Molecule: c-di-GMP-I riboswitch aptamer
Organism: Neobacillus niacini
RNA sequence: AACAGAAAAAGGCAAACUCAUUGAAAAGUGGGGACGCAAAGCCGAGGAUCUAAGGUGUGAUAUACAUACUAUGAUGGCCGGGUUACCUGG
Repeated sequence: AACAGAAAAAGGCAAACUCAUUGAAAAGUGGGGACGCAAAGCCGAGGAUCUAAGGUGUGAUAUACAUACUAUGAUGGCCGGGUUACCUGG
């Protein structure tokens, strides 16, 4: 140093739910809260999944309405990848 996480220590993060707030939504952020996590630190578009405001098509010609498709919107606590790091073993 690669690698590994059985036991231990110091600490870290924080699901559901809830309150506030942002957003069309998915969801985000902050407070409370802990189901879990050894990278559940950081990055994000290789896959997967979620949403569909806007756009396009269709119903019917326009509007309204309905409906289908669509990511340029999201999720990193869905998988893989990149990158950095504490403790212990080694």